This is a predicted structure of a 265-nucleotide part of an RNA (large-subunit ribosomal RNA, domain VI) from a Candidatus Methylomirabilota bacterium. The coordinates come from a structure-prediction model, not an experiment, and the mean pLDDT is 86. RNAcentral holds the full RNA, with entries from ENA.
Context: one part of a larger RNA
């Protein structure tokens, strides 16, 4: 771009894809069968493996700057407190996310129409025959029962709701500039993302930072007191510090505005 007025949410679903998996044990039962030796259909029940899909409570892994702890060496003049380089210096932890050895969860069951097999009536062929007419019964296979996607399904479906009005030209066919429903631009942002897209917010606001409170990590900061020749230790102290988590707080920054935007009876 269509889709015979514009828009907004909601759907049918033609049809195209994916799955429908598979082993063990226990019960029926040491029964049915069979001399014995072995050993069932048919029913029910459990539990594992692979695979798929979702998640992060738990186990665990990452967690490049979130806590400590510490080697050399340079620097804040010097103690003492820090900062820089060295694979994030090294070493011990670790929150959000994000993740599998992890949690959960899923193939269930109708139904149809077959396949090999099996059958019933039954001529042809007075009898037989599942077959020639006609009708069953039959598989993890096929259709479907389950997810996904989907109306460019150009037969372009449906259902709601919401809007369709003003001025000025006019060769009386129509134009042209505005309003409107709605939509984009921008701006703030996201468990959405390479960009774009998709979603949420824009002061009639918790969208985002900040800030505070909480969780949560780390593991008792710094200063001063004490103890002790000191190193260090002890109190103040589960302290201090702290990216993503959970709230509440307009303090900051979401201004100002542009654009497009619809007929017929």
């Nucleotide at each position: 771009u269509g889709u015979u007025c514009g828009a907004a949410a909601c759907u049918u679903g033609a049809g195209u894809g994916g799955g429908u998996g598979c082993a063990u044990c226990c019960u029926u039962a040491g029964u049915a069968c069979g001399a014995g030796a072995g050993g069932a259909c048919c029913a029910g029940g459990a539990u594992g493996c692979a695979u798929a899909g979702a998640c992060c409570u738990c186990u665990g892994g990452u967690g490049u700057a979130u806590c400590c702890g510490u080697u050399g060496u340079c620097c804040c003049g010097u103690c003492a407190g820090g900062g820089g380089c060295a694979u994030g210096g090294c070493g011990g932890a670790g929150u959000a996310g994000c993740u599998a050895g992890g949690u959960c969860u899923a193939g269930u069951u109708a139904a149809g129409a077959u396949a090999a097999a099996c059958g019933c009536u039954g001529a042809a062929u007075g009898c037989a025959u599942a077959u020639a007419a006609g009708c069953g019964u039959g598989a993890a296979g096929c259709u479907g029962u389950c997810c996904a996607c989907a109306a460019a399904a150009c037969u372009a479906g449906g259902u709601u709701u919401c809007g369709u009005u003003g001025u000025c030209c006019u060769u009386c066919g129509g134009g042209a500039c505005g309003a409107u429903a709605g939509a984009u631009u921008c701006g703030g942002g996201g468990a959405a993302g390479a960009c774009u897209a998709c979603c949420c917010c824009g002061c009639a606001u918790a969208u985002a930072g900040g800030u505070u409170g909480c969780a949560g990590g780390u593991g008792u900061a710094a200063g001063c007191a004490c103890a002790g020749u000191a190193a260090u230790g002890u109190g103040u102290u589960g302290a201090g510090c702290c990216g993503a988590g959970c709230a509440a707080u307009a303090c900051u920054a979401a201004u100002c505005a542009a654009u497009c935007g619809a007929a017929a009876a």